[in-house]
RNA sequence: ACGCGUUAAAGCCAAACUACCCGCGAGAGUAGGACGGAAAACUACGGGUCUCCAGCUAGAUUGCCGAGUUGCAUUG
Repeated sequence: ACGCGUUAAAGCCAAACUACCCGCGAGAGUAGGACGGAAAACUACGGGUCUCCAGCUAGAUUGCCGAGUUGCAUUG
């Protein structure tokens, strides 16, 4: 340096729900709150699911799965 893992420490993120607010909607944001997470950091790239639309199209979901990029600590 790279790969696999997570024994310890220091930390990090934040499900459901509630309030406010944005959106046609799925859903997003802020605050509270913790079910959980070793990448629950980032990218809608592939798949899946969902929303709008007669359809084409356009969107949402990365804490659904995969892939890519990046990152912290100790021990093996």
Annotation
c-di-GMP-I riboswitch aptamer from Sulfurovum sp., 76 nucleotides, folded computationally. Rfam family: c-di-GMP-I riboswitch aptamer. Rfam links the family to the GO term cyclic-di-GMP binding. Rfam's curators write: GEMM was predicted in a large-scale screen for bacterial structured RNA regulatory elements. The organism belongs to Sulfurovum, within Bacteria. Its mean pLDDT, the model's own confidence on a scale to 100, is 80.